The part of an RNA shown here (large-subunit ribosomal RNA, domain IV) has 356 nucleotides and comes from a marine metagenome. Rfam family: Bacterial large subunit ribosomal RNA. Its family is annotated with ribosome and structural constituent of ribosome in the Gene Ontology. RNAcentral holds the full RNA, with entries from SILVA. The coordinates come from a structure-prediction model, not an experiment, and the mean pLDDT is 88.
[in-house]
Context: one part of a larger RNA
RNA sequence: UCCUCGUUAAGGAACUAGGCAAUCUAGCUCCGUAACUUUGGGAGAAGGAGUGCCCCUACGUAGGUGAUCCCUCUUGCAGGGUGAGCCAAACGGGGUCGCAGUGACCAGGCCCAAGCGACUGUUUACUAAAAACACAGGUCUCUGCUAAGUCGUAAGACGAUGUAUAGGGACUGACACCUGCCCGGUGCCGGAAGGUUAAAGGGCGAGGUUAGCCUUCGGGCGAAGCUUCAAACUGAAGCCCCGGUAAACGGCGGCCGUAACUAUAACGGUCCUAAGGUAGCGAAAUUCCUUGUCGGGUAAGUUCCGACCUGCACGAAUGGUGUAACGACUUGGGCGCUGUCUCAACGAGGAGCUCG
Numbered sequence: 001u002c003c004u005c006g007u008u009a010a011g012g013a014a015c016u017a018g019g020c021a022a023u024c025u026a027g028c029u030c031c032g033u034a035a036c037u038u039u040g041g042g043a044g045a046a047g048g049a050g051u052g053c054c055c056c057u058a059c060g061u062a063g064g065u066g067a068u069c070c071c072u073c074u075u076g077c078a079g080g081g082u083g084a085g086c087c088a089a090a091c092g093g094g095g096u097c098g099c100a101g102u103g104a105c106c107a108g109g110c111c112c113a114a115g116c117g118a119c120u121g122u123u124u125a126c127u128a129a130a131a132a133c134a135c136a137g138g139u140c141u142c143u144g145c146u147a148a149g150u151c152g153u154a155a156g157a158c159g160a161u162g163u164a165u166a167g168g169g170a171c172u173g174a175c176a177c178c179u180g181c182c183c184g185g186u187g188c189c190g191g192a193a194g195g196u197u198a199a200a201g202g203g204c205g206a207g208g209u210u211a212g213c214c215u216u217c218g219g220g221c222g223a224a225g226c227u228u229c230a231a232a233c234u235g236a237a238g239c240c241c242c243g244g245u246a247a248a249c250g251g252c253g254g255c256c257g258u259a260a261c262u263a264u265a266a267c268g269g270u271c272c273u274a275a276g277g278u279a280g281c282g283a284a285a286u287u288c289c290u291u292g293u294c295g296g297g298u299a300a301g302u303u304c305c306g307a308c309c310u311g312c313a314c315g316a317a318u319g320g321u322g323u324a325a326c327g328a329c330u331u332g333g334g335c336g337c338u339g340u341c342u343c344a345a346c347g348a349g350g351a352g353c354u355c356g
Base pairs, nucleotide, nucleotide: 001351002350003349004348005347006346007345008344010342011341014340019337027051028050029049030048031047036041038174052096053095054094055093056092063087064086065085069081070080071079072078073076097101109335110334111333112332113331114330115329116327117326121133122132137172138171139170140169141168142167143166149158150157151156175322176321177320178319180252181251182250185249186248187245188244189243190242191241194240195239196238200234201233205229206228207227208226209225212221213220214219253271254270255269256268257267280314281311292308293307294306295305296304
């Protein structure tokens, strides 16, 4: 010097990113207990008091156990009575010792406010336990049973020895109040008049070949058959088209002017759009400018709480806003408490160092 412990004057978070760590608290009995609340909770809220031993109460009381004996009948592992012996409180009263009586061990610190997630649960085995996942509840959608869906080449199996109050998929995530506008794009569903359209059908027409015929002997024409192309026309779904659908994917404007101080604009004009963000919330886990401005808390507060709204770039099941209870979650404040600190000291055991 380091590790693991113990104690500490005065102060008491001044430490620090942050009370990290370590104290404080603690059992049992009694008193007492707020806001809020889903009336269950919150709650061990908070905050107080008591606690040993001896004697009496009571030479064993209340109570427990129940020997023995007796009675009854429905004769039973029955019912009723008696009460020996043993165990043995609490309340109350008195006394007594210590610094200290749950004397050691064991053994909650508490409160206020906010965010997120309703909750109990689950998770990165070996750096993340959370606001992430799940969840009960909500909604949409598919599925009529040889179901949809999934695994498998298949047979077959699961779904399910279930049957729409059932099963699969997707999103949301208790509860309360709610969930606005847009179907132009993409997707899905429905429609079938018209346009387009494959194979196939169809075969106008054309080419190749050559019996034959003609020939200026170079060649030309060319039926049938075989063969190769091939027009019109017929021809489904799909796409185009016409509708529907947003708790489907998604989207939810700009400029200019205007009121008898100023400022602002209920109001008006104009352009564009499928429609121009409703309720609620808002410098927010979202706010760049920004330590916005005002108020609170502090002597002093980039954090925190309450407001304002100028929302760079909230917003309604990619859910919006609240919310009792809950949380080894996150943030701010307070009481208590302390070697975290001012500022260090001493002690115990071990390591290090020296010798061996």